[in-house]
This is a predicted structure of an 88-nucleotide RNA (c-di-GMP-I riboswitch aptamer) from an Anaerolineales bacterium. Of the family's consensus pairs, 95% are formed in the model. The source organism's lineage runs through Bacteria, Bacillati, Chloroflexota, Anaerolineae and Anaerolineales. It was read from a public genome assembly, where an Rfam model found it.
RNA sequence: CAUCGAAAAUAGCAAACCUGGUCAAAACCAGGGACGCAAAGCUAUGGGUCUAAAGUAGUUCUUUUACUAUGAUCGCCAGGUUGCCGUA
Numbered sequence: 001c002a003u004c005g006a007a008a009a010u011a012g013c014a015a016a017c018c019u020g021g022u023c024a025a026a027a028c029c030a031g032g033g034a035c036g037c038a039a040a041g042c043u044a045u046g047g048g049u050c051u052a053a054a055g056u057a058g059u060u061c062u063u064u065u066a067c068u069a070u071g072a073u074c075g076c077c078a079g080g081u082u083g084c085c086g087u088a
Base pairs, nucleotide, nucleotide: 004086005085012037013036017032018031019030020029021028022027035075041081042080043079045078046077047076048073049072050071055067056066057065058064
């Protein structure tokens, strides 16, 4: 340096849920809280998943249906990139 995560060490993140807030929604933010995580750090590039405001088409005459990401998710997977401890 690469690989790997067995035993340790000392730091870190924080699911569900609750409260408050933002948003059309998905979801996100703050506080509480820990199910888990060795990249559960960062990055929407590819695939997946969620949502469907605007738009388009239909229905219809004021309602409703379908499609659609430009929205979201890196705690779904892969890729890229940086990094702690140890390396039995």